[in-house]
A computed fold for a 73-nucleotide RNA from Trichonephila inaurata madagascariensis, annotated as transfer RNA.
RNA sequence: GUCCCUGUAGCGCAAGAGAUAGCGCGUUGGACUUUUAAUCCAAAGGUAGUGGGUUCAAAUCCCAUCUGAGAUG
Numbered sequence: 001g002u003c004c005c006u007g008u009a010g011c012g013c014a015a016g017a018g019a020u021a022g023c024g025c026g027u028u029g030g031a032c033u034u035u036u037a038a039u040c041c042a043a044a045g046g047u048a049g050u051g052g053g054u055u056c057a058a059a060u061c062c063c064a065u066c067u068g069a070g071a072u073g
Base pairs, nucleotide, nucleotide: 001072002071003070005068007066010025011024012023013022027043028042029041030040031039049065050064051063052062053061
C1' cells in the first nucleotide's frame, strides 16, 4: 500500500434480506426480612465511532474518514 473484520445504554453483547433499539450484569427506588444477603416488582440510562448521501423511512444500503484487531506484499 491492498483486502477483511470491529466500533450500539456504565461493562459484556443482540437486533432473519430497511419501518424508528433490546438482553444479561451493574445503578436507583420499592416489597419481603430483626438486619444484611438472596428473591420479587418497577424505573432511569443509548439516536447507534465521526461526517455526508440514497430513501416516505436507515444501526441496517452507498461514500469518505477515525479507533482497534487480522491477512498479504